Transfer RNA from a Nanobdellota archaeon, 71 nucleotides, folded computationally.

RNA sequence: GGGGUCGUAGGUUAAUGGUAGACUAGGCGGCUCCAGACCGCCCAGCGGGGGUUCGAUUCCCUCCGACCCCA
Numbered sequence: 001g002g003g004g005u006c007g008u009a010g011g012u013u014a015a016u017g018g019u020a021g022a023c024u025a026g027g028c029g030g031c032u033c034c035a036g037a038c039c040g041c042c043c044a045g046c047g048g049g050g051g052u053u054c055g056a057u058u059c060c061c062u063c064c065g066a067c068c069c070c071a
Base pairs, nucleotide, nucleotide: 001070002069003068004067005066006065007064010024011023012022013021018054026042027041028040029039030038047063048062049061050060051059
């Protein structure tokens, strides 16, 4: 220098155009003599910018970052 994959909650990850879910961590409560396990509730997210569209996590462009391949 060229090509590719990826970026979603503190962490691990779903959702491929139409309400962003789950697990775990954390907080509160229940249960228990206490704790753990279990049950319920809460908390918390689409990397930045632009475009297409009635509507974008999703499609397109660009930038940033991580990884891989080629030179």
Its mean pLDDT, the model's own confidence on a scale to 100, is 86. The source organism's lineage runs through Archaea, Nanobdellati and Nanobdellota. The same sequence occurs in records of 2 taxa. It matches the Rfam family "tRNA". The family's RNA type in Rfam is transfer RNA.